[in-house]
Order: sequence, then structure tokens, then C1' cells
RNA sequence: CAUCGUACUGGGCAAACUUAGGGAAAUCUAAGGGCGCAAAGCUAAAGGGGCUAAUCACCAAAGGUGCAUGCCAGCCAGUUGCACGA
Repeated sequence: CAUCGUACUGGGCAAACUUAGGGAAAUCUAAGGGCGCAAAGCUAAAGGGGCUAAUCACCAAAGGUGCAUGCCAGCCAGUUGCACGA
């Protein structure tokens, strides 16, 4: 330096759920909480995929249908990388 791994060592993140707040929603933030993760770090029309559908448009109405400019990286992917071991 590269690759693989996670037994040991020191660490990291933090699911569901609860409370408070933002948002039309998806979902986000904070605190609690710990399901799990060898990247559960980062990257979202300058890769794919998924979720929501306010506004807008259409359908006589109730309501429904369509569509991201909204959202998800703990779906795949790209990219960067700590500790220890081989």
C1' cells in the first nucleotide's frame, strides 16, 4: 500500500416505539430507546429503484385519477474511510 475478515482491543452509528416540534403527506429535527449495522459515513432528474401528491390538470359533486419541483441512502449502486487481525 492492496485485499479479505470482525475472534480480540478501543470506538462509532442507532431500527421499531414514545414525547415535543416542523410538514398537505412521505418524512425530518431533538430527547428517550436499542432492532441491528464492518461503513447503518457521504452522494438523490449529473446511476437505478422506492414513497408521498400539496399546487396544478382532468372527471358534474362526494371523492377519485395523473404528475415532483417534495421525501427515502438502514433497497441496489457510486465514493471516502477508523480499530484490530490475516
Predicted 3D model of an 86-nucleotide RNA (c-di-GMP-I riboswitch aptamer) from a Bacillota bacterium. Its Rfam family is "c-di-GMP-I riboswitch aptamer". From the family's description: GEMM was predicted in a large-scale screen for bacterial structured RNA regulatory elements. Lineage of the source: Bacteria > Bacillati > Bacillota.